[in-house]
RNA sequence: GGGACCGUAGCAUAGGCUGGUUAAUGCGACGCUCUGAUAAGGCGUAGAUCGCGCGUUCAAAUCGCGUCGGUCCCA
Numbered sequence: 001g002g003g004a005c006c007g008u009a010g011c012a013u014a015g016g017c018u019g020g021u022u023a024a025u026g027c028g029a030c031g032c033u034c035u036g037a038u039a040a041g042g043c044g045u046a047g048a049u050c051g052c053g054c055g056u057u058c059a060a061a062u063c064g065c066g067u068c069g070g071u072c073c074c075a
Stems, first nucleotide, its partner, number of pairs: 001074007010027004020058001029045005051067005
């Protein structure tokens, strides 16, 4: 220098192919409950610029272009 893949709650992931109301799950956090107490269990709550920008569209996590970061391959 060229190419591929990845980036989504604190952490780990799903969803993207085929655009459509409030983005889902587990762990963790917080509150309540349960217990003599703790753990486990039960109930509930909060927590997301979907890396960033632009574009396409009535509508973008999802499609296109650019860009940043990470991993890998080629030279």